[in-house]
Predicted 3D model of a 375-nucleotide RNA (Bacterial RNase P class A) from Terrimesophilobacter sp. It matches the Rfam family "Bacterial RNase P class A". Rfam classes the family as a ribozyme. The prediction has a mean pLDDT of 76. Of the family's consensus pairs, 97% are formed in the model. The RNAcentral record of the sequence draws on ENA. It is recorded under the gene name rnpB.
RNA sequence: UGGGUCGGCCAGACGGUCGCGUCGUGCAGCAGUGCAUGCCGAGGAACGUCCGGGCUCCACAGGGCAGGAUGGUGGGUAACACCCACCCGGAGCAAUCCGCGAGAAAGUGCAACAGAAAGCAGACCGCCACGGCCGCAAGGCUGGGGUAAGGGUGAAACGGUGGUGUAAGAGACCACCAGCGGCUCCGGUGACGGAGUCGGCUAGGUAAACCCCACCAGGAGCAAGCUCAGACAGUGUGCGUUCGAGGGCGGCCCGCCCGAGUACACGGGUAGAGCGCUGGAGGCCACUGGCAACAGUGGUCGGAGAUGGAUGACCGUCAGCGUGACCCGGGCAACCGGCCACGCGACAGAACCCGGCUUAUGACUGACUCGUCCG
Numbered sequence: 001u002g003g004g005u006c007g008g009c010c011a012g013a014c015g016g017u018c019g020c021g022u023c024g025u026g027c028a029g030c031a032g033u034g035c036a037u038g039c040c041g042a043g044g045a046a047c048g049u050c051c052g053g054g055c056u057c058c059a060c061a062g063g064g065c066a067g068g069a070u071g072g073u074g075g076g077u078a079a080c081a082c083c084c085a086c087c088c089g090g091a092g093c094a095a096u097c098c099g100c101g102a103g104a105a106a107g108u109g110c111a112a113c114a115g116a117a118a119g120c121a122g123a124c125c126g127c128c129a130c131g132g133c134c135g136c137a138a139g140g141c142u143g144g145g146g147u148a149a150g151g152g153u154g155a156a157a158c159g160g161u162g163g164u165g166u167a168a169g170a171g172a173c174c175a176c177c178a179g180c181g182g183c184u185c186c187g188g189u190g191a192c193g194g195a196g197u198c199g200g201c202u203a204g205g206u207a208a209a210c211c212c213c214a215c216c217a218g219g220a221g222c223a224a225g226c227u228c229a230g231a232c233a234g235u236g237u238g239c240g241u242u243c244g245a246g247g248g249c250g251g252c253c254c255g256c257c258c259g260a261g262u263a264c265a266c267g268g269g270u271a272g273a274g275c276g277c278u279g280g281a282g283g284c285c286a287c288u289g290g291c292a293a294c295a296g297u298g299g300u301c302g303g304a305g306a307u308g309g310a311u312g313a314c315c316g317u318c319a320g321c322g323u324g325a326c327c328c329g330g331g332c333a334a335c336c337g338g339c340c341a342c343g344c345g346a347c348a349g350a351a352c353c354c355g356g357c358u359u360a361u362g363a364c365u366g367a368c369u370c371g372u373c374c375g
Stems, first nucleotide, its partner, number of pairs: 001371008010362001012318007020041002023038006043347001048357001050356005055221004062254004068216001070214002072086005087101001088099004103211001107210002109206002124151002126147003130143005159177006178202001180199008225275004234266006246258004282301008320344005327338004
């Protein structure tokens, strides 16, 4: 100096004017409320609502079936599909990244195009001996066969190399190598790795296809749920009350429990207030343990809570970034710094609360890695 990889951090500051919302105070009003004033008033992703939990209510005899989630190993955590470390496979020169990473020698299914043939493989060309015909011969044509060594097609053609063998060939046989499986030993908590030995000689892919294995999980959600206040008018039909309607066990069935009302239609009424509501598995700092995620101890900090839903706009100064001519300073120069002028500032908006993930987005900054040039 040019690429690349992985992180960290911030989300402009101050002042003024106007505006919005909760709350406090004061004044006015019978009241709804209005006015004045003071404090406070979004995020790193508040987004998405994709996972996991807290919390709340319902259920909490039992059995079966269906459906769902997860999927290398070990750890972390309240929990997870998250995080950390490692293993295996793949990409990259490297830093590093990616894996939707259980089972395809349980079963079933599926696979475009090309190609003769694509799943208990397959004779298109070629190669080979034999029979027939032609030919003096070399050889040619033809018939039924043998053959996976060679060619060609494909993402993929049923191990590779060399030899034996053969009419030609072939794991048909042999040696070595690769791969797979069983057993034994060694290392590791483990995934797994290494070594030895035996085996049949070779097994394709796909499980966000059915399926199978292991493991996990009651259901619904703050419009949960609770309290207060207020309003109203019933009518019709069906099925029921020891012959059981209907409801609960929030997928279904069996089974169990409650049980005198209940289902539907028409009609009528209300649509207010309060609690839940924000202090949390909370942030930061130090020490200790741990490779780390994280945990423990001590200290310290902390002023959103709207409910048709507030948190905004403008101006000035400073800071940041970008562009640009003169001028000033440095330098041989490219250029660097200063001064000045102009411009720019993103993505996005809490709604019960946390932990994650994903996606969107503007700067600043560090480490590592690969080059190039100079010393």